Context: one part of a larger RNA
RNA sequence: GAUUGAACGCUGGCGGCAGGCCUAACACAUGCAAGUCGAGCGAGAAAGCCUUCGGGUGAGUAUAGCGGCGGACGGGUGAGUAAUACGUGGGAAUCUGCCUGGUAGUGGGGGACAACUCGGGGAAACCCGAGCUUAUACCGCAUACGACCUACGGGGGAAAGCGGGGGAUCUUCGGACCUCGCGCUAUCAGAUGAGCCCACGUCAGAUUAGCUUGUUGGUGGGGUAAAGGCCUACCGAGGCGACGAUCUGUAGCUGGUCUGAGAGGAUGAUCAGCCACACUGGAACUGAGACACGGUCCAGACUCCUACGGGAGGCAGCAGUGGGGAAUAUUGCACAAUGGGCGCAAGCCUGAUGCAGCCAUGCCGCGUGUGUGAAGAAGGCCUUCGGGUUGUAAAGCACUUUCAGCGAGGAGGAAAGGUUUAAAGUUAAUAGCUUUGAGCUGUGACGUUACUCGCAGAAGAAGCACCGGCUAACUCCGUGCCAGCAGCCGCGGUAAUACGGAGGGUGCGAGCGUUAAUC
Numbered sequence: 001g002a003u004u005g006a007a008c009g010c011u012g013g014c015g016g017c018a019g020g021c022c023u024a025a026c027a028c029a030u031g032c033a034a035g036u037c038g039a040g041c042g043a044g045a046a047a048g049c050c051u052u053c054g055g056g057u058g059a060g061u062a063u064a065g066c067g068g069c070g071g072a073c074g075g076g077u078g079a080g081u082a083a084u085a086c087g088u089g090g091g092a093a094u095c096u097g098c099c100u101g102g103u104a105g106u107g108g109g110g111g112a113c114a115a116c117u118c119g120g121g122g123a124a125a126c127c128c129g130a131g132c133u134u135a136u137a138c139c140g141c142a143u144a145c146g147a148c149c150u151a152c153g154g155g156g157g158a159a160a161g162c163g164g165g166g167g168a169u170c171u172u173c174g175g176a177c178c179u180c181g182c183g184c185u186a187u188c189a190g191a192u193g194a195g196c197c198c199a200c201g202u203c204a205g206a207u208u209a210g211c212u213u214g215u216u217g218g219u220g221g222g223g224u225a226a227a228g229g230c231c232u233a234c235c236g237a238g239g240c241g242a243c244g245a246u247c248u249g250u251a252g253c254u255g256g257u258c259u260g261a262g263a264g265g266a267u268g269a270u271c272a273g274c275c276a277c278a279c280u281g282g283a284a285c286u287g288a289g290a291c292a293c294g295g296u297c298c299a300g301a302c303u304c305c306u307a308c309g310g311g312a313g314g315c316a317g318c319a320g321u322g323g324g325g326a327a328u329a330u331u332g333c334a335c336a337a338u339g340g341g342c343g344c345a346a347g348c349c350u351g352a353u354g355c356a357g358c359c360a361u362g363c364c365g366c367g368u369g370u371g372u373g374a375a376g377a378a379g380g381c382c383u384u385c386g387g388g389u390u391g392u393a394a395a396g397c398a399c400u401u402u403c404a405g406c407g408a409g410g411a412g413g414a415a416a417g418g419u420u421u422a423a424a425g426u427u428a429a430u431a432g433c434u435u436u437g438a439g440c441u442g443u444g445a446c447g448u449u450a451c452u453c454g455c456a457g458a459a460g461a462a463g464c465a466c467c468g469g470c471u472a473a474c475u476c477c478g479u480g481c482c483a484g485c486a487g488c489c490g491c492g493g494u495a496a497u498a499c500g501g502a503g504g505g506u507g508c509g510a511g512c513g514u515u516a517a518u519c
Stems, first nucleotide, its partner, number of pairs: 001519004006515005013366006019359002021324001026322003030319003035069003040066002043063001048057003076277003085202007094194002099190008107141001109139002116131006148155002161182006169176002203249003210240003215237008252274004256267004279300005302313004330356001332355003338352001339350004369399004379390004403460001405455005413446001417441010463508005468489003474503005484491002
C1' cells in the first nucleotide's frame, strides 16, 4: 500500500447492489418448513337453514381408512475424515422410478385386511378379540414376441384398470361394442442419475522406525445390482516402509478468493460442484434409489407428561429464546414470478424461492447549495502594537430545488388459465381429445414500486484523525521527568511546533481513526 463475513471509539442525510453466529456440531418454549391424488377403492358426518315435525337441504361436502406417487429432491451444518474424501485423466464386472423412441401384450378366476359394527384393556400413548367388505391392494391359472435358467433334451416366469364421447347392433337397462386419453405388463435402446476399480496430485512432526495375521496371494464355496479377503474353509508365506510405512497433531476438498509485476504466499464466508453428518452410538426395514434431518427399532445422556404401571421428544430447516462471545438480523408478506411434489386438469402444498424489515458491514452513486459580495464588518487568535490571520469566509443582493417532504399520474416483471371461434390430426363421426391461430376475458407479494409531473422554501443534512522526523500540515497558553504521549526513533526536569487546551493548518469525507488478521 492492498484486503476483510470484521470488532471497538467518535460521528451519521439519501439511494442502488451485495453481505450478515467466524464463538457452544451448546440446550431449546412457540408457530410454520411435505404433501398430494375422489379420473384407483369402499365408507361417510355435523353445525347452520327450511319444515306439513315425517323429513329436506347442507352433501356424497368435511373427514379418517385402504391404495398410488412423493417424503433419498429441495433446505441446513462442517463435527468427523490426511483418504471408503476431493481434483484431473482413464477403466469394466453393474443398477437406474419418472422421461424419450421401438416391439409384443393387457384373457379368466380366488381368498383376505383396514375403514365400519360389537366387546374388552389402559390415566394416557395406544392396544387386543370377534364379525362384515371394495379396489390400479394381495395370490394362483392361462398365454410368452423379447428377456431369464439350461446338462441344449428342456424348464420356470407377467399384467389393472379408470375416465371422456358415441351412430348402428345386442341388452338382465348396469352395460356389452367402437373410439380417444391416462394407466398396467414384458423386453430392447437412449437419456439422466448412481455404485465400483486404477494412475497421478493433495498439511506438519523422525524428540514417531519399524508396521501387518484376513494380514499378502491362490483354490473351492457364499454374498452383492456389480469386480474383489467383501465373507468363509483349506493351502502357500507373504505384503508395506528413509521415494518416510506405522503413529501423533491439525484439517472437509475443489472451482475460486486476497495479495503480488510475476514466481509465489495466505485462504476456502457469500455463489457453484463433490463429500460427510442430522441429540450420541449401533442396526436393519421399505423402496428404482436410504442404512433415511422433520421414518422405524435397540442402547445411552438430557428434557417433559404420568393415575408410578408406563409413555413423549430431538431447530447443524425458517423465524425466534436462553447461553457463550469483541461480534452477526424479523417469532414479517406472498406463492404474482422461477423451480419442485402430487394431480387428466382446475388446483393444492412449498420458511425452496421471490420480496419486504433491521445493521454505514462492504462497494458504488448523489446531496448537505450556486453566483455575486471589501466597509477586507464584528468576534476569536497572534502581534515587533504598525498590523497580520480566520477571510469572499459571513452578512447583504440575485438565483436554483437534486435528494428528503407533500400531492397527482403511472410502466415492466404476465407467460399462463378461462371462454368463443377457425384449421389440422385422430375417428365411423360434424362428439370427444390433442396441436396451432384469432377474438374476448383475466391473475402482482413487492407496492404509497421504478419513473414522470406539480407545490413550498436555502429551506431538513459534516464529521473524524492528524500537524517533531519517517509524513502533507505551526503558533500561543497551561504543565514542569509531574500529568501524560508513543508504530519506530523518541518527547516531558520553566521559553515543549512531540503532553493538555485554543487559534490556525493538513488529510480523508458519511465517514474517519484504532485494534486484529493476510499478502
Molecule: small-subunit ribosomal RNA, 5' domain
Organism: metagenome